[in-house]
RNA sequence: UAACACCAAGGGCAAACCUGUUGAAAAGCAGGGACGCAAAGCUACGAGUCUAAGUGCUUACGCAUAAUGAUCGUCGGGCUGCCGUG
Numbered sequence: 001u002a003a004c005a006c007c008a009a010g011g012g013c014a015a016a017c018c019u020g021u022u023g024a025a026a027a028g029c030a031g032g033g034a035c036g037c038a039a040a041g042c043u044a045c046g047a048g049u050c051u052a053a054g055u056g057c058u059u060a061c062g063c064a065u066a067a068u069g070a071u072c073g074u075c076g077g078g079c080u081g082c083c084g085u086g
Base pairs, nucleotide, nucleotide: 006086012037013036017032018031019030020029021028022027035073041079042078043077045076046075047074048071049070050069054065055064056063057062
């Protein structure tokens, strides 16, 4: 100096839930809040999952179908990356 494992210290992110807000919804964003996380940083590229605006039928209720919507804190791939005592 590098790799791996555990521990310490300094920092980082923030599930459920609540409030506000955007959205058809799934869900996103902001504040509070911490279940967890060493990539829980970025990327919808592959698979999965969620929603169903739209479309068709129907007097209507509703039924069928449907991603161009959402999720990277479901898994995999790609890109980048902090500290470092013993």

Model confidence (mean pLDDT): 81 of 100. The RNA shown here (c-di-GMP-I riboswitch aptamer) has 86 nucleotides and comes from Peptococcaceae bacterium UBA5356. It was read from a public genome assembly, where an Rfam model found it. Taxonomically the source falls in Peptococcaceae (Bacteria, Bacillati, Clostridia, Eubacteriales).